[in-house]
RNA sequence: GUCCGCGUGGCUCAGUGGGAAGAGCACCGCCAUCACACGGCGGAGGUCCCAGGUUCGAGACCUGGCGCGGACAC
Numbered sequence: 001g002u003c004c005g006c007g008u009g010g011c012u013c014a015g016u017g018g019g020a021a022g023a024g025c026a027c028c029g030c031c032a033u034c035a036c037a038c039g040g041c042g043g044a045g046g047u048c049c050c051a052g053g054u055u056c057g058a059g060a061c062c063u064g065g066c067g068c069g070g071a072c073a074c
């Protein structure tokens, strides 16, 4: 340099037929316990990497960029 894959709550990831965002863990509160852990109930937390485009509507499709990983080349 070329090509491929990935980028979504704090972390690990789903959402791959476009109808508008979820799970597990972690965190906070309550219950329970003498207390802690386990457990039960509830809650908060997201400009879906960035910028454009397509569309009535984009996490998803298209273009460019950035980051990470891999293959090939040098």
Stems, first nucleotide, its partner, number of pairs: 001072007010025004019056001027043005049065005
A computed fold for a 74-nucleotide RNA from Dactylosporangium vinaceum subsp. matsuzakiense, annotated as transfer RNA. The organism belongs to Dactylosporangium vinaceum, within Bacteria. Rfam family: tRNA. The family's RNA type in Rfam is transfer RNA. RNAcentral holds the sequence, with entries from ENA. Its mean pLDDT, the model's own confidence on a scale to 100, is 82.